[in-house]
Background
A computed fold for a 73-nucleotide RNA from a Candidatus Omnitrophota bacterium, annotated as transfer RNA.
Parts: sequence; C1' cells; structure tokens
RNA sequence: GCCGAUGUAGCUCAGUUGGUAGAGCACGGGUUUUGUAAACCUGUGGUCGGGGGUUCGAUUCCUCUCGUCGGCU
Repeated sequence: GCCGAUGUAGCUCAGUUGGUAGAGCACGGGUUUUGUAAACCUGUGGUCGGGGGUUCGAUUCCUCUCGUCGGCU
C1' cells in the first nucleotide's frame, strides 16, 4: 500500500431486506432467611465509534474518517 471482518448498556452479544433498540451477566430496590449466599419480583442504564448525505423517518442504505483484528505484498 491492497483486501476482508468488526465497533450497539459496565461486560458478552442479538437486532434488520428503513418505522424510533433488546437479552444474559453485572448494578440498585424488594420478598424470603437467625444471617449470608442462592432463588423469585422489580427497576436503572445507550449521542447504536465519529462527520456528512438520501429519506417523512437511518443501528439498518450511500460516502468520508477513526479504532481493533486477520490476510496479501
């Protein structure tokens, strides 16, 4: 330098042929227990890496860019 993959909650990951974002774990509160843990109920938490564009509407489509990983030279 070229090619490919990937970036979404504190962590691990879903999400879709565009319609306003979820799960598990973790965390807060509660029930239970002599107490702790476990179990159960409930709640909090996101500028969807960043900029721009298309659209009534973008995590999703287009474009530029940044980070990480892999391959080729």
It was read from a public genome assembly. Its mean pLDDT, the model's own confidence on a scale to 100, is 81.